Predicted 3D model of a 348-nucleotide part of an RNA (small-subunit ribosomal RNA, central domain) from a Thermodesulfobacteriota bacterium.
Context: one part of a larger RNA
């Protein structure tokens, strides 16, 4: 350079922007670079192939023919594709008006409930287990009642409901702020799509600085348990968990299914819009999501099926037998813990 792959077999980058590059809607006029075709020039001999011929044959050697699929130059030719010029609105944007939503950020606020404090009633047990013990109580514990402190979480409402590119967002309101969808003109006029590198943002744990610290809980300590128990189960418990600011940048980061975009039989729910229709709590219809079923197709199979893993087109990224190994050397990044990129020997 090629071929076959990427839900489950190796294989989709965590996600989103986006320079480059790649690709790219109708109509029309130009050019002729790509591309098509002629003609001329060259494409050394030897090899190869054909057709003759020479050594008794053969290898092999002689002679001719093709052939060298290529390059230059020129001439035409213009459907595709490129450049250039004009023009369209259907792709894609923009305003105007209504609705929905745990999207995000910022301040305050709330009630239940746990745990501590301090009082009040009260009295011997509480507490845990499979059974106990460690623990807690006569200095007065659980247990009720009353006041008060503090951190964190937000019960029903919650719904294969709902927002978000994904991590992800869930008690009420307030700031300031993105998307995304319906509908009905009006507008610019291909401004699109993808997207190596490149920049952003990324659950948990985990780092550093300072603060916080109810509960809950790594480590640790004790108590059972057991042959032994560096554990499962009990009592306590510290980092942590939560707040600011900076860092780490990885997960089954999963739909294990890249993005966009066109095209293909229904059917049943359900959110948010719009339309038409009823007497009605009616029905039907479309658009955007979001699940269940399922024709054709397609798959090893399971299953997937208009949200496609169906048919198809641009574009990225990845795979290539199991170990070794997502390691070792280096590089880049990081306080650190490591991350990223990424072999080979040797083995089956």
């Nucleotide at each position: 350079c090629u071929g076959g792959g990427c839900g489950u077999a190796a294989a989709g980058g965590g996600u989103c922007c986006g320079c480059a590059g790649g690709u790219g809607g109708c109509c029309u006029c130009g050019u002729a670079a790509g591309u098509u075709g002629a003609a001329u020039g060259u494409g050394a001999a030897a090899u190869c192939u054909c057709a003759g011929g020479g050594c008794u044959u053969a290898a092999c050697c002689c002679u001719g023919a093709a052939a060298c699929u290529g390059c230059a130059u020129c001439c035409a030719a213009u459907a595709c594709u490129g450049c250039g010029g004009g023009g369209c609105u259907u792709g894609a944007g923009u305003c105007c008006a209504a609705g929905a939503g745990a999207g995000g950020u910022u301040g305050g606020c709330g009630g239940a409930a746990u745990u501590c404090c301090c009082g009040g009633u009260g009295u011997a047990g509480c507490g845990g287990u499979g059974a106990a013990a460690u623990g807690c109580g006569u200095a007065g514990a659980u247990a009720u009642c009353g006041g008060g402190a503090g951190g964190a979480a937000c019960a029903c409402c919650a719904g294969u409901g709902g927002c978000g590119a994904a991590g992800g967002c869930g008690g009420c309101u307030u700031u300031c702020u993105g998307g995304a969808c319906c509908a009905a003109u009006a507008c610019u006029g291909a401004c699109g799509c993808u997207g190596a590198g490149g920049c952003g943002c990324g659950a948990a744990a985990g780092c550093g600085u300072g603060g916080g610290u109810a509960g809950c809980a790594a480590a640790c300590a004790g108590g059972a348990u057991u042959a032994g128990a560096u554990a499962c189960c009990c009592u306590g418990g510290u980092a942590g968990u939560c707040c600011a600011c900076g860092c780490c940048c990885u997960a089954a980061a999963c739909g294990a299914u890249g993005u966009c975009a066109a095209c293909u039989g229904g059917u049943u729910g359900u959110u948010g819009g719009g339309g038409a229709u009823u007497u009605a709590u009616u029905u039907c219809u479309u658009c955007a999501g979001u699940a269940a079923c399922g024709a054709a197709g397609c798959u090893a199979a399971c299953g997937c099926g208009u949200g496609a893993a169906g048919u198809u087109g641009a574009c990225c990224g990845c795979c290539u037998g199991g170990g070794g190994a997502g390691u070792a050397c280096g590089g880049c990044c990081g306080c650190a813990a490591g991350g990223u990129u990424a072999a080979a020997a040797c083995u089956c």
The coordinates come from a structure-prediction model, not an experiment, and the mean pLDDT is 89.